[in-house]
């Protein structure tokens, strides 16, 4: 490169949460790890001594499909 597939943004609907946001359905903006892990940085929320959220913000760890290389 190719082949088989995979994941699924925003929006909308329902539910949970004070909230950021999460779960399910729908839907695809995109993704070679857009699988998983809050370890470091960062951003966001709150009932702010602190607690929580984002893994599709960056880094790191770890597992994985194909295979010309």
């Nucleotide at each position: 490169a190719a082949a088989a597939g995979g994941c699924a943004a925003a929006g909308c609907c329902g539910c949970c949460g004070c909230g950021a946001g999460g779960c399910g359905g729908u839907g695809a903006c995109g993704c070679a790890a857009a699988g998983c892990c809050g370890c470091g940085g960062g951003u966001c929320u709150c009932a702010c001594a602190g607690a929580g959220a984002c893994a599709g913000c960056c880094g790191g760890g770890u597992u994985g499909c194909c295979g010309a290389a």

This is a predicted structure of a 69-nucleotide RNA (c-di-GMP-I riboswitch aptamer) from a soil metagenome. The RNAcentral record of the sequence draws on MGnify. The coordinates come from a structure-prediction model, not an experiment, and the mean pLDDT is 90.